[in-house]
């Protein structure tokens, strides 16, 4: 330099153009003599950044950045 993939909550990750979800973590509550475990609720997302297409973009297109693998 070229090719392919990934970037979504603190972490791991799902998401077929039409309301961004789950598990763990965290907070509160129930249970207990008290913990743990379990159960219930809550909190937490500029969807890497910018532009385009569209009535509508996490999703499609283009550019940039970061990262992994391969080729040279």
């Nucleotide at each position: 330099g070229g090719g392919c993939g990934g970037g979504u909550a603190g972490c791991u990750u799902a998401g077929u153009g039409g309301u961004g979800g789950a598990g763990c973590a965290c907070u509160c509550g129930a249970c207990u003599g008290a913990u743990a475990a379990u159960c219930g609720a809550g909190c937490g997302g500029u969807c890497a950044c910018g532009a385009g297409u569209u009535c509508a973009a996490g999703u499609c297109u283009c550019g940039u950045c970061c990262u992994g693998c391969c080729c040279a």
This is a predicted structure of a 72-nucleotide RNA (transfer RNA) from Candidatus Iainarchaeum sp. RNAcentral holds the sequence, with entries from ENA. It matches the Rfam family "tRNA". Rfam classes the family as a transfer RNA. Lineage of the source: Archaea > Nanobdellati > Candidatus Iainarchaeota > Candidatus Iainarchaeaceae > Candidatus Iainarchaeum.